[in-house]
Context: one part of a larger RNA
RNA sequence: UGACGGGGGCCCGCACAAGCGGAGGAACAUGUGGUUUAAUUCGAUGAUACGCGAGGAACCUUACCCGGGCUUGAAAGUUAGCGCCGGACCAAGAAAUUGGUCUUCUCUUCGGAGCGCGAAACUAGGUGCUGCAUGGUUGUCGUCAGCUCGUGCCGUGAGGUGUCGGCUUAAGUGCCAUAACGAGCGCAACCCCUACCGGAAGUUACUAACAGGUUAAGCUGAGGACUCUGCCGGGACUGCCACCGUAAGGUGUGAGGAAGGUGGGGAUGACGUCAAAUCAGCACGGCCCUUACGUCCGGGGCUACACACGUGUUACAAUGGAUGGCACAGAGGGCAGCUACACAGCAAUGUGAUGCGAAUCUCACAAAGCCAUUCUCAGUUCGGAUCGGAGUCUGCAACCCGACUCCGUGAAGCCGGAUUCGCUAGUAAUCGCGCAUCAGCCAUGGCGCGGUGAAUACGUUCCCGGGCCUUGUACA
Numbered sequence: 001u002g003a004c005g006g007g008g009g010c011c012c013g014c015a016c017a018a019g020c021g022g023a024g025g026a027a028c029a030u031g032u033g034g035u036u037u038a039a040u041u042c043g044a045u046g047a048u049a050c051g052c053g054a055g056g057a058a059c060c061u062u063a064c065c066c067g068g069g070c071u072u073g074a075a076a077g078u079u080a081g082c083g084c085c086g087g088a089c090c091a092a093g094a095a096a097u098u099g100g101u102c103u104u105c106u107c108u109u110c111g112g113a114g115c116g117c118g119a120a121a122c123u124a125g126g127u128g129c130u131g132c133a134u135g136g137u138u139g140u141c142g143u144c145a146g147c148u149c150g151u152g153c154c155g156u157g158a159g160g161u162g163u164c165g166g167c168u169u170a171a172g173u174g175c176c177a178u179a180a181c182g183a184g185c186g187c188a189a190c191c192c193c194u195a196c197c198g199g200a201a202g203u204u205a206c207u208a209a210c211a212g213g214u215u216a217a218g219c220u221g222a223g224g225a226c227u228c229u230g231c232c233g234g235g236a237c238u239g240c241c242a243c244c245g246u247a248a249g250g251u252g253u254g255a256g257g258a259a260g261g262u263g264g265g266g267a268u269g270a271c272g273u274c275a276a277a278u279c280a281g282c283a284c285g286g287c288c289c290u291u292a293c294g295u296c297c298g299g300g301g302c303u304a305c306a307c308a309c310g311u312g313u314u315a316c317a318a319u320g321g322a323u324g325g326c327a328c329a330g331a332g333g334g335c336a337g338c339u340a341c342a343c344a345g346c347a348a349u350g351u352g353a354u355g356c357g358a359a360u361c362u363c364a365c366a367a368a369g370c371c372a373u374u375c376u377c378a379g380u381u382c383g384g385a386u387c388g389g390a391g392u393c394u395g396c397a398a399c400c401c402g403a404c405u406c407c408g409u410g411a412a413g414c415c416g417g418a419u420u421c422g423c424u425a426g427u428a429a430u431c432g433c434g435c436a437u438c439a440g441c442c443a444u445g446g447c448g449c450g451g452u453g454a455a456u457a458c459g460u461u462c463c464c465g466g467g468c469c470u471u472g473u474a475c476a
Stems, first nucleotide, its partner, number of pairs: 001476002003473003007470007015460002019423005026314008034305002042053002064300007077122002079119001081117003086103007105114003125289002128287003134283002136278003139274001141272001146185006152161003165176003191266004196234004201229002206223002210221003237260001240254001241252004316416001320375007332363003337356002341352004382413001387408007429452007
């Protein structure tokens, strides 16, 4: 000087407390451990691994296993040689591939080029090892308020001071004080979205007035008012008032205002820590393999299953289940696509057909909600696992191993031990909708969007994490 203390002081955070809803019990989905296996490819392992890499494992992917092939190779470039290449067909084979028959070059500036075969030499290839050789990127402490420097001063020196003290702040944010005076990286602001207003604009959006029109409808003429859309501006600064304070600042159901004290949300992550993670995204040093640890193909596996754990979904019902009717979003996607509409089918879906590269057409009926009827507390008209049958769709192909539909079947489960998690407002809870990946989908995951919409916070004694000062130390 740091680090640490079951030392002290001050302060903060859904850290506790006050509340609301969960997990831990059940079934299933998914990931992991373990076990099994020919293989169950590899990585990630307290917080900071475990719906993680994977934002799509039937083949492919694929790295694993078994079997069958190739060896300058699956892919790029150079040189010389041959002539094609391609197309059609036959045979062997699981395919890769191999053998055979027929046909036969294209362009041309006439130099050649395109393509295949075999040959030669240079070259290749490796998801093999080392993340403790590395770059790059990332997690974490932590969006915590810290981390440093120049000059000066102090100290023999390591170093200190500044950065401490008082007050204040979300903040090393400021004010005052001061052997310090300044400065940098962080904080804040500048950026984006959102909440209000104005200006100019008006189609594919809108419809107040006028006119036409319909079973109905901005449907039509028209309009530029309103909504909305994108663009350009304004607006919030403790600016004003009162009180407290030297000041910074604080308090106020104070005014005005759409908004009030950082308005709400996002992006933004200092010096560093964990030899943290990644050689399997990529790059790269070294080591290793080179008729194989490379590469092609078929099949299997990554989906196994006495078990253990994590994360979720659905429930255990009446604030509910079922049936019918009625209503209201936002944000997105669409041409190998989204599909109106009609018909067939109980349905998944099929057939025809139309519009739209989309503020125009479409996915697309939002659901919870409201109204009516029914069930009447039961393992039930709760719950839907599991299993049987019949089908639909995608795709060479759904046996291993897809989703969906219909009929039947109707398991556990009656609110969950110790313990533990999230959340302070349009939040929690609850309800549906969309997107990426994607032929299809094991999506209950991830990322977004809106609808309905709470309770509670006395407070900082305690648990956890963190910041500043101080103190002790057998630690560095």
The part of an RNA shown here (small-subunit ribosomal RNA, 3' major domain) has 476 nucleotides and comes from a soil metagenome. The full RNA is in RNAcentral, with records from SILVA.